[in-house]
RNA sequence: GGAGUCGGCCGGGUGACCGCGGCCCGAAAGGGUUGAGGAAAGUCCGGACUCCGCAGGGCAGGACGCUGGGGAAUUCCCAGGCGGGGUGACCCGUGGAUAGCGCAACAGAAAGCAAACCGCCGUUCCCUUUCUCCAACCCUUGAGGGAGCGGUAAGGGUGAAACGGUGAGGUAAGAGCUCACCAGCGCAUCCGGUGACGGGUGCGGCUAGGCAUGCCCCGUCCGGAGCAAGACCAAGCAGGAGGUAUGGGUGGCCCGCCCGUCGCCUCCGGGUAGGUCGCAUGAGGUGAGCGGUAACGCUCAUCCCAGAUGGAUGGUCACCGGUUGCCGCUUGCGGCAGCUACAGGAUCCGGCUUAUAGGCCGACUCCACGG
Numbered sequence: 001g002g003a004g005u006c007g008g009c010c011g012g013g014u015g016a017c018c019g020c021g022g023c024c025c026g027a028a029a030g031g032g033u034u035g036a037g038g039a040a041a042g043u044c045c046g047g048a049c050u051c052c053g054c055a056g057g058g059c060a061g062g063a064c065g066c067u068g069g070g071g072a073a074u075u076c077c078c079a080g081g082c083g084g085g086g087u088g089a090c091c092c093g094u095g096g097a098u099a100g101c102g103c104a105a106c107a108g109a110a111a112g113c114a115a116a117c118c119g120c121c122g123u124u125c126c127c128u129u130u131c132u133c134c135a136a137c138c139c140u141u142g143a144g145g146g147a148g149c150g151g152u153a154a155g156g157g158u159g160a161a162a163c164g165g166u167g168a169g170g171u172a173a174g175a176g177c178u179c180a181c182c183a184g185c186g187c188a189u190c191c192g193g194u195g196a197c198g199g200g201u202g203c204g205g206c207u208a209g210g211c212a213u214g215c216c217c218c219g220u221c222c223g224g225a226g227c228a229a230g231a232c233c234a235a236g237c238a239g240g241a242g243g244u245a246u247g248g249g250u251g252g253c254c255c256g257c258c259c260g261u262c263g264c265c266u267c268c269g270g271g272u273a274g275g276u277c278g279c280a281u282g283a284g285g286u287g288a289g290c291g292g293u294a295a296c297g298c299u300c301a302u303c304c305c306a307g308a309u310g311g312a313u314g315g316u317c318a319c320c321g322g323u324u325g326c327c328g329c330u331u332g333c334g335g336c337a338g339c340u341a342c343a344g345g346a347u348c349c350g351g352c353u354u355a356u357a358g359g360c361c362g363a364c365u366c367c368a369c370g371g
Stems, first nucleotide, its partner, number of pairs: 001367010012320007020035006037342001041353002044351005049226004056255004061222005066080005081094005095217002100215002102211002117156002119152011164182006183207001185204008230277004239268006247259004284303008321340009
């Protein structure tokens, strides 16, 4: 200097005028103060909180899935293991395929347990030619071709995938058919590690493919509904029908449990469309110290930071920024023009994912060159 990998952060500023919501002061006019985000979004996970006549067991259903740790909890985070990719920083994946069932386009002879298209080999027959004997045929020998039957998974070819690799023996030709070494698998055992797992030794049969985001198996967890939850105040109205132990509730089913004797339940009809609370001091923010590889935890100090409900947080102008292009030169300044994102609370919190003009910072890797 070039090419990359990972992580973090910012994401306009000032002023004037006109406006809006909350709170405070004021009799009023008015004044003061405060007022969106890193994602407020998607609503994909998890919780707090509230109610359902406490929710115990079973079935069904759903979610998750290597190991250890963190956290209120999770499909989250950290560290590690194994497998795959990359020269590397680093990235991606993650229970079980010897419990069972099932699935696999195209190509190919054959696709789950085997399979014979070409090739190779054996054998039978036929044809051509040749050799021996010979008058000639048959027979015999050699070479070539064709057909049938059989053997063969070493070679070719197809495919994402064809059932270990190399060498030797063996064979008609071949083949873990046999042997040596190597790779892999299973069992036993020893060592290291909290563990996933790694390493060693011995034995075995010689080789076992993929998909579980197809059903399934194993393990863990899960009652349901949600702030339009729910509580209170105010206002208003008109009742009617049916059911009631062979009952109702527990929001899939069963058991269990609970309720219940004229008050409940269901349906139809009628009324209301207001207010207050829930509702922002919280698993809270910032800083420092300590513990921990880290996620995170502990202690101390300090701060209070939107609260609407047809739903505020806006608009105009000026200046300053940032950045891109063109032009000018004094080479880092000036002029002109363009751009300045995604988006926006609604009970709250923790994650994940997605969107984002432009810019900044840190750590690390590879390549080239110079000292």
The RNA shown here (Bacterial RNase P class A) has 371 nucleotides and comes from an Actinomycetota bacterium. The source organism's lineage runs through Bacteria, Bacillati and Actinomycetota. The sequence is in RNAcentral, with records from ENA. Rfam family: Bacterial RNase P class A. The family's RNA type in Rfam is ribozyme. The prediction has a mean pLDDT of 77. It is recorded under the gene name rnpB.